[in-house]
RNA sequence: UCACCAUAAAGAGUGUGUGAGGGACAGCCCUGCUGACCACACAGCAACCUGCCGAAGGUAAGGUGCUAAAGGCUGAAUGAUGG
Numbered sequence: 001u002c003a004c005c006a007u008a009a010a011g012a013g014u015g016u017g018u019g020a021g022g023g024a025c026a027g028c029c030c031u032g033c034u035g036a037c038c039a040c041a042c043a044g045c046a047a048c049c050u051g052c053c054g055a056a057g058g059u060a061a062g063g064u065g066c067u068a069a070a071g072g073c074u075g076a077a078u079g080a081u082g083g
Base pairs, nucleotide, nucleotide: 004083005082006081007080013042014041015040016039017038021031022030023029025075026074027073028072043067044066045065048063049062050061051059052058053057
C1' cells in the first nucleotide's frame, strides 16, 4: 500500500506549552483568542487483539483506539479505528 472481516446514536477531561484554525472530502451546520486544533503529562472511557479466570461471561495487566455535537447532518467513485 492492497484485499477481507468487524465497529460506530452509549461512554469518558483536566493541566502545561503553543497560538488560528478545527470538525477527512463537497454542500450545510457547528465549533474556536472565555484559547479550539496540535504536542506533552496525568486522569478517564471502552473492550478490537494478547494475557488471566470462566459455562455464559468477567477482568483491565499488555498492544491499539477513543474522551463537543450520531463518523455533527446529507452525499459519494468516501474516511477512521481494530483484527
RNAcentral holds the sequence, with entries from Ribocentre.
SAM riboswitch aptamer (S box leader) from Phascolarctobacterium sp., 83 nucleotides, folded computationally.
The organism belongs to Phascolarctobacterium, within Bacteria.
Its Rfam family is "SAM riboswitch aptamer (S box leader)". From the family's description: The SAM riboswitch is found upstream of a number of genes which code for proteins involved in methionine or cysteine biosynthesis in Gram-positive bacteria.